[in-house]
RNA sequence: CACCGAUAAAGGCAAACCGGGCGUAAGCUCGGGACGCAAAGUCAUGGGUCCGUCCUCAGACGGAUCGCCAGACCGCCGAA
Repeated sequence: CACCGAUAAAGGCAAACCGGGCGUAAGCUCGGGACGCAAAGUCAUGGGUCCGUCCUCAGACGGAUCGCCAGACCGCCGAA
């Protein structure tokens, strides 16, 4: 350094739900709260899913989701 992930150590994040705000919506954000997470850090790049508009149907466009999967970048610690 890489692989790997311990009844290790120091910590970190925060699901559902509730309340405030934003948004047509999906959803986002702030506070509370913890289901869990070794990347539950970041990126919408490829898929998937969700929302909106157009549309007879195929489909097209815009948006969302990284705690759906894959990929990329960065990162704490060091047992077997």

This is a predicted structure of an 80-nucleotide RNA (c-di-GMP-I riboswitch aptamer) from Roseiconus nitratireducens. Its mean pLDDT, the model's own confidence on a scale to 100, is 89.